[in-house]
RNA sequence: GAUGAACGCUAGCGGCAGGCUUAAUACAUGCAAGUCGAGGGGCAGCGGGGCAGCAAUGCCGCCGGCGACCGGCAAACGGGUGCGGAACACGUACAGAACCUUCCCCUAAGUAGUGGAUAGCCCAGAGAAAUUUGGAUUAAUACACUGUAACAAUACAGAGUGGCAUCACUUCGUAUUUAUAGAUUUAUCGCUUAGGGAUGGCUGUGCGGCUGAUUAGGUAGUUGGUGUGGGUAACGGCCCACCAAGCCAAUGAUCAGUAACUGGUGUGAGAGCACGACCAGUCACACGGGCACUGAGACACGGGCCCGACUCCUACGGGAGGCAGCAGUAAGGAAUAUUGGUCAAUGGACGCAAGUCUGAACCAGCCAUGCCGCGUGAAGGAUGAAGGUCCUCAGGAUUGUAAACUUCUUUUAUGUGGGACGAAAAAAGCUUUAUCUAAAGCACUGACAGUACCAUAGGAAUCAGCACCGGCUAACUCCGUGCCAGCAGCCGCGGUAAUACGGAGGGUGCAAGCGUUAUCCGGAUUCACUGGGUUUAAAGGGUGCGUAGGCGGGUAGGUAAGUCAGUGGUGAAAUCUUCGGGCUCAACCCGGAAAUUGCCGUUGAUACUAUCUAUCUUGAAUAUCGUUGAGGUUUGCGGAAUAUGUCAUGUAGCGGUGAAAUGCUUAGAGAUGACAUAGAACACCUAUUGCGAAGGCAGCAGGCUAAACGACCAUUGACGCUGAGGCACGAAAGCGUGGGGAUCAAACAGGAUUAGAUACCCUGGUAGUCCACGCCCUAAACGAUGGAUACUCGACGUUGGCGAUAUGACCGAUCAGCGUCUGAGCGAAAGCAUUAAGUAUCCCACCUGGGAAGUACGACCGCAAGGUUGAAACUCAAAGGAAUUGACGGGGGUCCGCACAAGCGGUGGAGCAUGUGGUUUAAUUCGAUGAUACGCGAGGAACCUUACCUGGGCUAGAAUGCAGCGUGCCGGUGGGUGAAAGCUCAUUUUGUCGCAAGACACACGUUGUAAGGUGCUGCAUGGCUGUCGUCAGCUCGUGCCGUGAGGUGUUGGGUUAAGUCCCGCAACGAGCGCAACCCCUAUCAUUAGUUGCCAACAGGUAAAGCUGGGAACUCUAGUGAAACUGCCGCCGUAAGGCGUGAGGAAGGAGGGGAUGAUGUCAAGUCAUCAUGGCCUUUAUGCCCAGGGCUACACACGUGCUACAAUGGCAAGGACAAAGGGUUGCUACUGAGUGAUCAGAUGCUAAUCUCAAAAACCUUGUCUCAGUUCGGAUUGGAGUCUGCAACUCGACUCCAUGAAGCUGGAAUCGCUAGUAAUCGUAGAUCAGCAAUGCUACGGUGAAUACGUUCCCGGACCUUGUACACACCGCCCGUCAAGCCAUGGAAGCCGGGGGGACCUGAAGUCGGUAACCGCAAGGAGCCGCCUAGGGUAAGACCGGUAACUGGGGCU
Repeated sequence: GAUGAACGCUAGCGGCAGGCUUAAUACAUGCAAGUCGAGGGGCAGCGGGGCAGCAAUGCCGCCGGCGACCGGCAAACGGGUGCGGAACACGUACAGAACCUUCCCCUAAGUAGUGGAUAGCCCAGAGAAAUUUGGAUUAAUACACUGUAACAAUACAGAGUGGCAUCACUUCGUAUUUAUAGAUUUAUCGCUUAGGGAUGGCUGUGCGGCUGAUUAGGUAGUUGGUGUGGGUAACGGCCCACCAAGCCAAUGAUCAGUAACUGGUGUGAGAGCACGACCAGUCACACGGGCACUGAGACACGGGCCCGACUCCUACGGGAGGCAGCAGUAAGGAAUAUUGGUCAAUGGACGCAAGUCUGAACCAGCCAUGCCGCGUGAAGGAUGAAGGUCCUCAGGAUUGUAAACUUCUUUUAUGUGGGACGAAAAAAGCUUUAUCUAAAGCACUGACAGUACCAUAGGAAUCAGCACCGGCUAACUCCGUGCCAGCAGCCGCGGUAAUACGGAGGGUGCAAGCGUUAUCCGGAUUCACUGGGUUUAAAGGGUGCGUAGGCGGGUAGGUAAGUCAGUGGUGAAAUCUUCGGGCUCAACCCGGAAAUUGCCGUUGAUACUAUCUAUCUUGAAUAUCGUUGAGGUUUGCGGAAUAUGUCAUGUAGCGGUGAAAUGCUUAGAGAUGACAUAGAACACCUAUUGCGAAGGCAGCAGGCUAAACGACCAUUGACGCUGAGGCACGAAAGCGUGGGGAUCAAACAGGAUUAGAUACCCUGGUAGUCCACGCCCUAAACGAUGGAUACUCGACGUUGGCGAUAUGACCGAUCAGCGUCUGAGCGAAAGCAUUAAGUAUCCCACCUGGGAAGUACGACCGCAAGGUUGAAACUCAAAGGAAUUGACGGGGGUCCGCACAAGCGGUGGAGCAUGUGGUUUAAUUCGAUGAUACGCGAGGAACCUUACCUGGGCUAGAAUGCAGCGUGCCGGUGGGUGAAAGCUCAUUUUGUCGCAAGACACACGUUGUAAGGUGCUGCAUGGCUGUCGUCAGCUCGUGCCGUGAGGUGUUGGGUUAAGUCCCGCAACGAGCGCAACCCCUAUCAUUAGUUGCCAACAGGUAAAGCUGGGAACUCUAGUGAAACUGCCGCCGUAAGGCGUGAGGAAGGAGGGGAUGAUGUCAAGUCAUCAUGGCCUUUAUGCCCAGGGCUACACACGUGCUACAAUGGCAAGGACAAAGGGUUGCUACUGAGUGAUCAGAUGCUAAUCUCAAAAACCUUGUCUCAGUUCGGAUUGGAGUCUGCAACUCGACUCCAUGAAGCUGGAAUCGCUAGUAAUCGUAGAUCAGCAAUGCUACGGUGAAUACGUUCCCGGACCUUGUACACACCGCCCGUCAAGCCAUGGAAGCCGGGGGGACCUGAAGUCGGUAACCGCAAGGAGCCGCCUAGGGUAAGACCGGUAACUGGGGCU
């Protein structure tokens, strides 16, 4: 895009079309084929007339007419359907010298006589009926006979002409045979014969159009002939008798399946592909099957006979029927209409005609089934109304000029009125000319239909839906829902912010329709003729020889089949295209043209193809000479190795592995030596070597044999290439028979390994491996690349020849091979590239998404194993190729890190502290969970904090803003109740300004409005943070390369802590990172000296920078200097590295800090804060009291203290840094054993104070013990803070004195002022559970060979089926459910063929008895045959216990 459509929602009108695609299923009822009285006998019924009769009625064919009957014509057309049929059925073109043709037209001739019957009517019967029997009588255009007749038919003889083979035609002669019908109004209509025409049919042939080879052979009247055979309109095995053995088939016979064919229709650029409704042509069929009759024509839809199935009637004896005609009914189905009108027109039958008949036809009805047309209004109209929807919500956007409103129009609808064309009319009638053979005129005839159409009236009045809005694909928001409900054509949406579900608003598309479903074509160059491919995506046969076939070198000539051109015939009409025309337009219809790409004939052309003839040598082959090789086959020979055997020497192991064990061995192994035997394979040479068609071929020699190549150019003269089928060869394994058997070695056994180990490893070991003969016939049979020929740049290596040469190298546009690299070109790329995957030609083979499956079934082959050929159902939306970037690897290379190693000290065991899990609880609030949670948020949970629980209260609320009102300054005091909060009562007080009213500020109460939420979502977010990682990386611009992803730069060679730097380079530059700039610290200089300092001077104390003073030193805190591989030596091109180097306070980044690239982990945090959305509002908000966060069978993390003598205790003595302090730190004095208390002083701090530093040193004591170690736990007494220490604080004193004697597997930190160890301070804080955290200093080590390994990381490279990226992906069995399918004992069904039996109707043939005067008939017999039956076998389909695999989840 389309449809004979259907379904869903919706629906105003008209025109033109169309309307059982399914059950060729069954049919009630009505109608669809009759007509002629001008063929006939007649008269049942109707009308008229006549006669008789009062009438009823009877009689008369007398008239109009006419049922039934005889007869003629029609019924073979028209109408329906698509069963069958793969066929001369259809289409097209020829042919009939092999034929027929009623009615019609033309021409010629004729139309004379005679006869006997029969229906009807009448009479008598049978039967329920259908129907039928007998008798009598009768007519014809019915039937028969006679006569006449030919150009007709047959036979014979002659002549002529023509053709296309048999032959045909014309003419003449002789013989034989055959006709007829009348009617009548006298006009005519009929009848018979012959010839011609027209029309219609029949027959034959070429070509054309389906599928299957898992259908390969079929065929006996089969193929041909003879018979003047039979039969027919006619040819013919159409049929028959005889003779012969043919005929068809790979160019697809036969068989099976499917199907009416065509003009055309749909689609498509076309070529094609699909279809064959309506309309038109042909065929076939008429309940299923067979048969003939009649006839011009039938083997006959509304005729006959028979068989069968079914339905109906019946008196049970018998009968009737055929809608695939028009309507209609039932059924089936998703689905398809009225039991209508008329013969007015067109057409048909009959008739002289009037006319009759006509479900053909013309009309109407139903249905949006399709196509076409029209309408549902048009113009103006902005407060951009209200309402709806949305938002960033004082407001805006959108619906939307849409509405309202104003003006206008009236198609359609409604009312009223008029009103067709189709009828030229024809026929018949009347009139006229000229009588009806001709012409003119007049009048008659319309189903549709009072329809189309026209006019008129009023009034916007009467009329819009459907689908869609994630992408493809035009059109976006809100709400609801929450992987639910649902959507979905494909991809895919939905798990709490869904443009994808459902609703709404808005929008988009089409519009009386719109969507969905089904089907066809297109897109699909996705079966490729136009117009594809086969190295790796699917696809080259394992290889050769060769049949058919296809294709084929040069020259000349003939022919003209293909080819090309002109012309003739045909190619029905309709359709399509185009030009005109008619319905108001269009659809539709009419006319003309074009087209119909085809077939046939004819006349030419001859380049190419073909064919024939002749010829040529370059393709091909042969000859001659020579060369080469693991080419094949067969025979013989050889040595090494191995095994075995014998002997000898000799002694304890051998062997084997990662390590072992099994195994062998004191009965003497292994080892060594000698000899012997056996079988198999041939080291080195040996390779990018050579040979072969492929498989394949390797010691040496001989025999037989094949091939290739070179040289020469002698011979033949296209002899060629390819090759469906076919034939042959075909590794290994395997099979059969017979040998052989050394090694190796499936199966098997044992030992190991392992969770297991039916494996990998080891020890053994049988088939087999070897030979002969015969099978098998497959391989990643690979170059994953079929064969042949020609052409197209180069370089190098190599094998075998040849030429040339000086006989060595080099050289050769010298040939044939084997290789590597690289152009053009090709290719998706990888790559190929004269050995093509390039450019061309020819032939063969093969492919068409993945799986199911190389499976099933069938067939063929095979001894078997199995091979060859080779599907489908079902299922998935992919499977696959090449390349890219990552990630990963029990891949490789390089490098780094307290990563390992080397060391030191810990953790894990104990007690306690603290955090977490778990459990418990009314609550034990919440968060953090590998590294990167767990002394974490928390740098301070008794109340508060606090978010949790219980209970009591408040509701514009605990806080803040604004507005209004009231009260009052603010506030204070007291009472009641209560646990408190709160509720409630009473009382006191009177700010500033102003005369006052009042105002202002503030507070409280109240009202209104903005609340509030530590409720949820860190997977909606911002910000902040952890981690990889202070790792050295991450990118960009331009250029270049690539179809592209992307690459290059950033890789490489060095170097570095570093993508740090150097060199090189299709790259050149740049950015974020690194480094540096910043801070602290180590040295010095300088400036400045208070609160710090005190060397010199002076004073002074018990002592003390205490004082005057000083500015040197320390120190404080500002500014500078200093370090750069700068210097030297060696190495290196350089960058740089090295050194007991020098110098220097410091040396190669001096030490430390701050500083954290692009990114990763949907990492963490909605409970710091902020924030979208959701939820909540007498509660999830707020206030209060008490409780809880501190629970405790248990598990884990992080710590503290220890277990002691490098120690504990006691006494004495010495040395820091950095901090804090006025609600504070507190000197000093006093009290207390002490925590502290009471006084009191200084200090807002380099001034005063906390403050004592401790380890350390000296002395003493303890003497290895659960202790003078250790300090948990518990009892008692206290101190301090605080409203308050019960749950639940810290500290002090006395008493008590637990575990613990150095810690399993495992695991952590640290490389120098580090670890270890020792104290000090601070934040938070009323106090403190701090052993934590953050800082500070004191004392102060050991070790690093080194990078194999563990962990983590960086760069390069490689493989990948991974890409949420190895915590990936993924295979098979098993379990369960569902689905389709193979096999299968058996059961059921179907169609066709062959055999045998039987055999209706009927044609044909035969025939003595019966009938008939006869012709003939009946009957009987025979052939054939529909149907029926019997038995067997094959095929196809369905089903099935059981069973096999497959797919999906």

The RNA shown here (small-subunit ribosomal RNA) has 1449 nucleotides and comes from an uncultured Chitinophagaceae bacterium.
The RNAcentral record of the sequence draws on ENA and SILVA.
Model confidence (mean pLDDT): 83 of 100.
Rfam family: Bacterial small subunit ribosomal RNA.